[in-house]
A computed fold for a 537-nucleotide part of an RNA from Savagea faecisuis, annotated as small-subunit ribosomal RNA, 5' domain.
Context: one part of a larger RNA
Order: sequence, then structure tokens, then C1' cells
RNA sequence: GGACGAACGCUGGCGGCGUGCCUAAUACAUGCAAGUCGAGCGAACAAGAGAGGUGCUUGCACCUCUUGCGUUAGCGGCGGAUGGGUGAGUAACACGUGGGCAACCUGCCCUGUAGAUUGGGAUAACUCGCGGAAACGUGGGCUAAUACCAAAUAAUCCAUCGCACCUCCUGGUGCGAUGUUGAAAGACGGUUUCGGCUGUCACUACAGGAUGGGCCCGCGGCGCAUUAGCUAGUUGGUGGGGUAAUGGCCUACCAAGGCGACGAUGCGUAGCCGACCUGAGAGGGUGAUCGGCCACACUGGGACUGAGACACGGCCCAGACUCCUACGGGAGGCAGCAGUAGGGAAUCUUCCACAAUGGACGAAAGUCUGAUGGAGCAACGCCGCGUGAGUGAAGAAGGAUUUCGGUUCGUAAAACUCUGUUGCGAGGGAAGAACAAGUACGAAGUAACUACUCGUACCUUGACGGUACCUCGUUAGAAAGCCACGGCUAACUACGUGCCAGCAGCCGCGGUAAUACGUAGGUGGCAAGCGUUGUCC
Repeated sequence: GGACGAACGCUGGCGGCGUGCCUAAUACAUGCAAGUCGAGCGAACAAGAGAGGUGCUUGCACCUCUUGCGUUAGCGGCGGAUGGGUGAGUAACACGUGGGCAACCUGCCCUGUAGAUUGGGAUAACUCGCGGAAACGUGGGCUAAUACCAAAUAAUCCAUCGCACCUCCUGGUGCGAUGUUGAAAGACGGUUUCGGCUGUCACUACAGGAUGGGCCCGCGGCGCAUUAGCUAGUUGGUGGGGUAAUGGCCUACCAAGGCGACGAUGCGUAGCCGACCUGAGAGGGUGAUCGGCCACACUGGGACUGAGACACGGCCCAGACUCCUACGGGAGGCAGCAGUAGGGAAUCUUCCACAAUGGACGAAAGUCUGAUGGAGCAACGCCGCGUGAGUGAAGAAGGAUUUCGGUUCGUAAAACUCUGUUGCGAGGGAAGAACAAGUACGAAGUAACUACUCGUACCUUGACGGUACCUCGUUAGAAAGCCACGGCUAACUACGUGCCAGCAGCCGCGGUAAUACGUAGGUGGCAAGCGUUGUCC
């Protein structure tokens, strides 16, 4: 000199864009953060409409049947493995980079081929009981499905055998034969001669793709040798098990190996990287925000479901803590967004909206979304603007100083003439951010219709926000401080003090004329900031 997620002191006008618990991975009140689908299913409620009946105040109430806009507890499907947070642990194939899998998986999505046949038994909801303070549990009965089960059919799947080709070691690819294995018969439309046919979505099997993952390997990135030896599933083999898959991953037996001064093992510290800061570079330091990967979700352990988890807002067990209790038993997990207490030098609103982008579900309308878009607070940072401009010498008054002549603040002020950036007041501004969905028409598609798809037109949708911006009016009116002035280092005098009080980054200053302490005037520097402290180069 540069930099900062900074803090502290003094000061403080505005705007834009960013950033904001670095400490206690401490404990959490309260609200919200993951739902959705009635076009899968039974059922319940139900605006309204129609028919019939009863009462009668003849147009109102009630009952029955049919239809029905709609709503939903439950079963079922998909999603809760994404998004969001944190950095505790981890010195490790965790990460980065480059490869390998002839040792693997992949829901939704895309492409292709084939299919979707025949049956069955339950169960929640509901109802009737019972137990419990509650959380909730239990028994009898009834019912449905895109829930569950059985059978048929079939392959390029799987198992065995044979042949051909290829090869990175175990092998791979293709063909043939034998055996085995699936489904939703669904929903909503169109049409119908009521047999069906057909569109969209959903479903099944196989093959391929895409995407996402899993495993293995080379190399790289830290401190201590005042850590020198470490290791029994340890190292390897065989058989078996397990996994999507290789493998001591696990197990039985056998052998005695394996690592290490090219630093094993131990201890300490630490998430890694793209990047960021500095530097001419080489290097050195850091790993906030943003992006990629990993790990974790009160602490420890475990599995279930599922394409995917050993699962932040799922389950079970143990522990600590908190809360409820009728003392028998239960409930909970902010390192999601706000917020509280505590710790600390120190870090924000218990805000608005799904209008946009993205996500989940749905045919869609749409619902949900503390992701996200915005607003609020903070000079925390960067950038921009302003605090006026021109003229103005009687060099005014006043301050300071003085050799008492003067000098200086100083064109500075006053005064005059302007301007209106910002500000303030008023008006305009439904701007842009908007595409899509919907409706109508047309094209394409189909044997035809509907649907899907494409194009055109119309209508509708804005949290921010009456915001940005524009126009008019208005007044110099509302807007400057901080640090320094001995040398390094730009900038000097007076007074006070008298080795005192004090200053100080280093040298040092102060003991009666202090340019070094304190104050004042002046000057220098930076400026809505300026200094100090801390850390890095």
C1' cells in the first nucleotide's frame, strides 16, 4: 500500500447493487416451511332442479323418490430421497483431476416391438360394543377399487446345452433348442346397428436412449520423528453366504503373510474444490456470499418402505433434556423461514406474494411451495450524486497573531444575479416485467368423430406499488465531518503545563521560551465518511 462476512470511537443527506451469528452442531415459546389427485374407489354431507304426498297462513314448511353444482375423513396412486440449512465429524478414494466397470442399478421422460385374457378372497371407511385421563387400542358385522391374490398367454428376460464371431484375464456379442415367469377386464371422452370401433391419459413385458447414481484405480493438496515400529479378518487362497454389482463385505478351513525413513502407526488440526485476497511473477494466505461434491439432522444404534434413504419436518430401541398426566402412561426435536433466551466485540422483520422462474400432484382448472420473487432493518461493503453556481475589496465586523507598522482567516462572508440536481408539495403513471392457460376460427391428424399437436384472433391475470419514471410548482432554503501537522509523512504559530499531566507505530517528546502533552487560531489529507484495533499478503 491493498483486502475484510469485521468490531470500536466520533460523525452522518440520498440512491443503485450486493452482504449480514465468524462465538454455543447451545436450549428453544409461537406461527408457517410437503403436499396433491373425486377423471382410481366405496361412502358421507350437500346448494339447486324435477316428480309425488302431507299440513294449510295458496305459496311457505316438512317427508319420499330421481337428478345434481360441489365438499371431503378413509382405502389407493405419485411425491415426502428434490428444494432449503449447517460444517459437528472426516487426513479419507472425502475432494480435485484423469481413467476403468467384460463387476452394476436407474421411478418419472423419449424411441421401438408385443400385449392388456379368465377368475377369486379380503380389508379400511361405515355400524354395534368394550378399554383408556389422554395418546390411542381392541372385538363382532357390511362393502369397493388403478389395493391384493391365483391361473392362461409370451419374449430378445432368466437357467442349461450347442454353433459362429470377437477379446481388455476371469469373458463379451449374435443365432438355435428345452424349461420358467406379467398386466389395470382401468378412468374420461367421441360414435354406434348397443355387438363393438376409436382418441387421450394410465398399465404390463422386452430392447435401446437420455438423465441420475454405485463401485474400482493412477496422481495431487498438513503439522509434529521431542510419534518408529504397526497389523489376527490382519495379508492371500479355496468353498459358501450376501449385494444391483466386484471385493475379508461376512463366514468355515488352509497358508503366514501385509504396511513402514519414498515416513507406516500415533497425536494434533481441518469439510474439499471452482474460486477469493495479495503479488510484476513465482509464490503466500483464505475456503463468507454464488456454483459443484461430501458429511450431518438432540446423542448413539438399527432396519422397514421404496426406482432411489439406512430418510432434517418417517419408524423402532437406548440415553440426556423439556412438557402433559387422573401417576397407570404419553408427547417433542428450528444446523428450514421469521423470532426468543444465552454466549459474545459483533451480525436483521415473529413482513408481502405465488404476479414471474423453478418444483410436487393433477387431463385440466387449480392447490401447495419461508424454494423463489420482493419489501423492511444496518454507512457492513462497492459505485454514483448532493450539501450550490457566477459576480463581489470598504480587503467590513469578528477571531488569531504582531516587531503595534501590519499580517492572516479572505472573494471567504455580506450584497446582487441565477440554478433546482436531490428534497418537499401536487398531478400523471394500472408503464415494462407476460409468457402460458381459456374461448373462437383454421391447419394437420383419423375410414369418420372426439382428443392430442401447430398457427391466428379475442379475453383475463402484478406481490413489488401509486413504486420506478415523467410533468408542474416551491425555497439556497433541509444536508460536513473525521484525522493529522518533530522525522519517516503533506501540513506551524500562540497560550497553558513544567520528567507533572500526558503522547507514542519506530526513533523518541515533556525537568519554565515544548512546531512532539492540552486548548485555540491556522494549515494539510480524506470525505458521508474518517480514524483505531484485529487478521492476511

Background: Its mean pLDDT, the model's own confidence on a scale to 100, is 80.